Record summary: RNAcentral holds the sequence, with entries from ENA. Predicted 3D model of a 1406-nucleotide RNA (small-subunit ribosomal RNA) from an uncultured bacterium. Model confidence (mean pLDDT): 82 of 100. Rfam family: Bacterial small subunit ribosomal RNA. Gene Ontology terms of the family: ribosome and structural constituent of ribosome.
RNA sequence: AAUUCGCCCUUAGAGUUUGAUCCUGGCUCAGGACAAACGCUGGCGGCGUGCCUAACACAUGCAAGUCGAACGAAGCACUGUUGAAAGAGACUUCGGUCAAUGGAAACUUUGACUUAGUGGCGGACGGGUGAGUAAUGCAUGAGCAACCUGCCUUGGAGUGGGGGACAACAGUUGGAAACGACUGCUAAUACCGCAUGAAGUCAUUGGGGGGCAUCUCCUGAUGACCAAAGAUUUAUCGCUCUGAGAUGGGCUCAUGUCUGAUUAGCUAGUUGGUGGGGUAACGGCCCACCAAGGCUGCGAUCAGUAGCCGGACUGAGAGGUUGAACGGCCACAUUGGGACUGAGAUACGGCCCAGACUCCUACGGGAGGCAGCAGUGGGGAAUAUUGGGCAAUGGGCGAAAGCCUGACCCAGCAACGCCGCGUGAAGGAAGAAGGCCUUCGGGUUGUAAACUUCUUUUAUCAGGGACGAAUAAAAUGACGGUACCUGAAGAAUAAGCUACGGCUAACUACGUGCCAGCAGCCGCGGUAAUACGUAGGUAGCGAGCGUUGUCCGGAUUUACUGGGUGUAAAGGGCGCGUAGGCGGGACGACAAGUCAGAUGUGAAAUCCAUGGGCUUAACCCAUGAACUGCAUUUGAGACUGCCGUUCUUGAGUGUCGGAGAGGUAGACGGAAUUCCUAGUGUAGCGGUGAAAUGCGUAGAUAUUAGGAGGAACACCAGUGGCGAAGGCGGUCUACUGGACGAUAACUGACGCUGAGGCGUGAAAGCGUGGGGAGCAAACAGGAUUAGAUACCCUGGUAGUCCACGCCGUAAACGAUGAAUACUAGGUGUGGGGGGACUGACCCCCUCCGUGCCGCAGUUAACACAAUAAGUAUUCCACCUGGGGAGUACGAUCGCAAGAUUGAAACUCAAAGGAAUUGACGGGGGCCCGCACAAGCAGUGGAUUAUGUGGUUUAAUUCGAUGAUACGCGAGGAACCUUACCCGGGCUUGAAUUGCUGGUGGCGGUAGCUGGAGACAGCUUCCUUCCUUCGGGACGCCAGUGAAGGUGCUGCAUGGUUGUCGUCAGCUCGUGCCGUAAGGUGUCGGCUUAAGUGCCAUAACGAGCGCAACCCUUGCCGUUAGUUGCCAUCAGGUCAAGCUGGGCACUCUAGCGGGACUGCCAUCGUAAGAUGUGAGGAAGGUGGGGAUGACGUCAAAUCAGCACGGCCCUUAUGUCCGGGGCGACACACGUGUUACAAUGGGGGGUACAGAGGGAAGCCACCUGGCGACAGGGCGCGGAUCCCGAAAUCCCUUCUCAGUUCGGAUCGGAGUCUGGAACUCGACUCCGUGAAGCUGGAUUCGCUAGUAAUCGCGCAUCAGCCAUGGCGCGGUGAAUACGUUCCCGGGCCUUGUACUCACCGCCGGUCA
Repeated sequence: AAUUCGCCCUUAGAGUUUGAUCCUGGCUCAGGACAAACGCUGGCGGCGUGCCUAACACAUGCAAGUCGAACGAAGCACUGUUGAAAGAGACUUCGGUCAAUGGAAACUUUGACUUAGUGGCGGACGGGUGAGUAAUGCAUGAGCAACCUGCCUUGGAGUGGGGGACAACAGUUGGAAACGACUGCUAAUACCGCAUGAAGUCAUUGGGGGGCAUCUCCUGAUGACCAAAGAUUUAUCGCUCUGAGAUGGGCUCAUGUCUGAUUAGCUAGUUGGUGGGGUAACGGCCCACCAAGGCUGCGAUCAGUAGCCGGACUGAGAGGUUGAACGGCCACAUUGGGACUGAGAUACGGCCCAGACUCCUACGGGAGGCAGCAGUGGGGAAUAUUGGGCAAUGGGCGAAAGCCUGACCCAGCAACGCCGCGUGAAGGAAGAAGGCCUUCGGGUUGUAAACUUCUUUUAUCAGGGACGAAUAAAAUGACGGUACCUGAAGAAUAAGCUACGGCUAACUACGUGCCAGCAGCCGCGGUAAUACGUAGGUAGCGAGCGUUGUCCGGAUUUACUGGGUGUAAAGGGCGCGUAGGCGGGACGACAAGUCAGAUGUGAAAUCCAUGGGCUUAACCCAUGAACUGCAUUUGAGACUGCCGUUCUUGAGUGUCGGAGAGGUAGACGGAAUUCCUAGUGUAGCGGUGAAAUGCGUAGAUAUUAGGAGGAACACCAGUGGCGAAGGCGGUCUACUGGACGAUAACUGACGCUGAGGCGUGAAAGCGUGGGGAGCAAACAGGAUUAGAUACCCUGGUAGUCCACGCCGUAAACGAUGAAUACUAGGUGUGGGGGGACUGACCCCCUCCGUGCCGCAGUUAACACAAUAAGUAUUCCACCUGGGGAGUACGAUCGCAAGAUUGAAACUCAAAGGAAUUGACGGGGGCCCGCACAAGCAGUGGAUUAUGUGGUUUAAUUCGAUGAUACGCGAGGAACCUUACCCGGGCUUGAAUUGCUGGUGGCGGUAGCUGGAGACAGCUUCCUUCCUUCGGGACGCCAGUGAAGGUGCUGCAUGGUUGUCGUCAGCUCGUGCCGUAAGGUGUCGGCUUAAGUGCCAUAACGAGCGCAACCCUUGCCGUUAGUUGCCAUCAGGUCAAGCUGGGCACUCUAGCGGGACUGCCAUCGUAAGAUGUGAGGAAGGUGGGGAUGACGUCAAAUCAGCACGGCCCUUAUGUCCGGGGCGACACACGUGUUACAAUGGGGGGUACAGAGGGAAGCCACCUGGCGACAGGGCGCGGAUCCCGAAAUCCCUUCUCAGUUCGGAUCGGAGUCUGGAACUCGACUCCGUGAAGCUGGAUUCGCUAGUAAUCGCGCAUCAGCCAUGGCGCGGUGAAUACGUUCCCGGGCCUUGUACUCACCGCCGGUCA
């Protein structure tokens, strides 16, 4: 090194379009960061950070001075000398004398003394800010042979001798001040000559070397030029000239450095040259002259924005964003300009001028510059003290002491950030109280608290007490009595914020009721809100927590890493071609790219690793690595490049050949339309869904002949041909472009693509001039329609045609850019060639074109699939959510119309593609149903009953409202019912039940009084049960818990029901297909009443439905025989199963049988179908019933019942009387009775079934016209009772508002009931309305059905029943058929619908 094994590091998504799915695509969220701000809250410490806005204006103080060892002078102090005034004391002749002391003044000495001035050095550093600047900037790397550099280091040489001034000072003087003016004196390390001087500079010149063009280095010669300052403690420090170095600067070059092309051309000192000037130095830096250049699509110029970098944040990275603090560079200092001084400035705390502003003023003049540190005002969401100190680090001056230093070191303020610590720890279940929830049992807060034991970080107090301090020693600390250490007491001094629908960890109660509010996105809230507000609980983070803002991330959503363009956004309409990009085979050379090594650089800080120091961490220190870059150099030579030689396969040329609506121009042709002329001919033609406008007796249409004119070219004709596209179609001729095949003679990579550019480019349109038959925008008329500025019809002008010139766009589409290569097949077709064949056919091979099917592969799917949307390469064009909008503005083009280029504000959370399930369609196919049709009888008109709406009312209780409410709940509203209204009562209550206390009767009979009654009061009589004798049961009174509610919510519910629909459907398991939704099965063919079966089949099976099993009816058998029956036998009656007897028959009611397409024929694979088929009582489900899949309609019902929640509690409960539910202009539904002769009246007369009956049905008798009444047999029923009508026979009426019809009204009654006024039924007498078959419309019914006739029952005292539910009697017509209406089933198709067509949605108006 390789291999193997092991380990480690490394890229996270989610919500939201849909009924659901996949994709595209945007929006939003979770993360991190911040010089932040705001809200709530706030114990401590360490380390950092703190005007992002007005480069707005600034009061006040401070921020740059220092040197007396450069100088004169002044002052001060000191030394020395002299020693004035004064003078304790001593002496005294009292005149005074001496005198310590004292120290004036003068001179002098010294000065770690002070200092205005001269002079030197420093004020060019340090500190601030980011206005300007897109390059005179910055970063990186080079260069200066074109330069400077005070102080510093290190060499060499020197420092001789003179001179004249100016400040200070003094005097005079101006001014308000600032500040000056004049005269006079004076020093210097200030200033000025002279001397000396070379390895210095310049000029001329000789020699040698080097280089990079100008040049440069070394060494000579000659000439010219230029210096100096002293101070002092005597050690030194200075000064002058000069060489070198170091440091710091100056200049030049290369590369990199934001956005806009709706900025495409810019530039006269401009570009270059020559010669000058200037500079430290190069240079148009400046000037004179000459030339006409220079920059630019690799983006000049212009416009906008911006200090740049090390770095910082983020990110897996690549990148993106950023440039606070620290460090490097630049620029600026109130705005603009200017120079001076100096080593250095075009100078923040210097000068001059101008502008603005502020201040002072005696109005004449002056002063100022916080973007230094503090601080003030202002602006703003927002950013601190007018603090301490030079102790440390650093700087200036000085020999030094030292002075100065708002640099700096510290402290203060601010949770602004990062980091650390704490607010206690252990035990502790009666799981306390309280809170909250509750299914009332309990759960939770919760070991949490209390309580017991322990600890003392922090805060407080007390004691001690630093490092930072360097040096030989001493001295020196702002911070600071700080950090730290020790001790003390005591759980003592210390917890909040946000969230809890999903994303996203965390749930309940109450309040609210689309309100109040929430919201980052989706979205919550309309009476049971985990989404608002509060509470309890929970989750997360924690001295913080949230919100807002900004950046990166997620976003592969600009895609270099790492995207796309058939239909989602996106291929230029097409060609030629410039720049550019890319490019075939072989050999050689070079070394630009490329790769490798080395060297230099990549400042420090930061980041990373390791180690160390603060108790830890943040923080700090050290070392290493890294800084992926740039430059230089050495090498390699595969690939790219460049150069040379060469090749033929890419490309092109030549020769031969056939095909073609390729183009341009000219000529010719026939059919048809229209028009004109003439003939024949007569009343219409034409047109439409139907018509009308229009044409026509002045002769149309039709027809015949002739003529004119324009336009277009039937058949052939074909997913056939040609062309780059647009496009091209009668025939012929001329000119002309391209493609293809064969051949392999020539050139030798000449190629591909193609930004700009140039050309071409359907239709419409425009200009000029022609032409104009047909067609036909505009326009006119007629229709249609609510309207119809449309569709339809009759006309008709531009235009369509030609020539020339514009326009330059189309769904210019294959919605698919061009080129090259490769990657299974099959089958057509057009053109060419070859093979084989006797051969024109057929067959095989091949090239070019044009189609279909299809594998791999691709795709979100659909689909594409050698003509790719596959696999690769090259180049161009285009896309980045929807709308606004291809709009506005600008520019270019155009005669115009307009075209090309092409935004933003604002707004939405989607817009979209493909496919899936349904639903829908005035889409298709198949099928069914009294759905239509064919029929019968009705409804709608009248009367009346009943229900509803409306209206009315004190109340007319409530519910039901298309089908699927309306003779419905109600299968019985006079009271009751009853829920409504009015009035009168009761309040533990009318009814149920527990407990406590008191009481003893409870209960019943009969009455009285008041009252409308409920109720209240009184009287009479009867009277308890069990008992262990305590009491209990029971009742009443008081209290308490509980009641009660037909009050609300059917959109909180259970249960039940309607409807689609007795329609044939609805699903599942496993398998298979599809990324998935989903499909398959369940589709297809045949069949059925049927998803009923059969066949076929990636499906095989199964379930709920269908059918069958159940009931009833129709036939038979059997069993049984009373209350049913009576054939035979007997008795008997007016008659009669009346009686004996019998169970045969009928019947009753149990059990069986029977029908299954089983048999036959035909058709059919089968299932099955058909048949005047056979047989049979019944024939293809025999008739009828019960039975209702998954589901739909938030369908109905809280008033049948039950039930959650809410509401009422002397009332929304309860009792009573009366009223109402029965109202009545009107409207609707469902029925009844009719309108008559198939009938009405009268008389006679026959035959059911199913039911009911004791407060009942009632025979029979009597009375009454009758309803009924009074008597009264039988029967709790196959025994008794209730019982038909239509029919049939006879008769009458004779077509009328009637002998139809019976409403209404009058009178008289009957019955039920406590009571028929509101408000019952029935009977009798009288009265005798509308109505003469019913508009549009609409309902039912397919056989024992419709129609018609009566009978029964429930409810019920009675009954408003003409209703409902049953029963039997009589007993039809019609169905060709599935076009249409309605509803339904299956398959298929389209869809922008899915709340599903009563959808969605454009416009307009209000």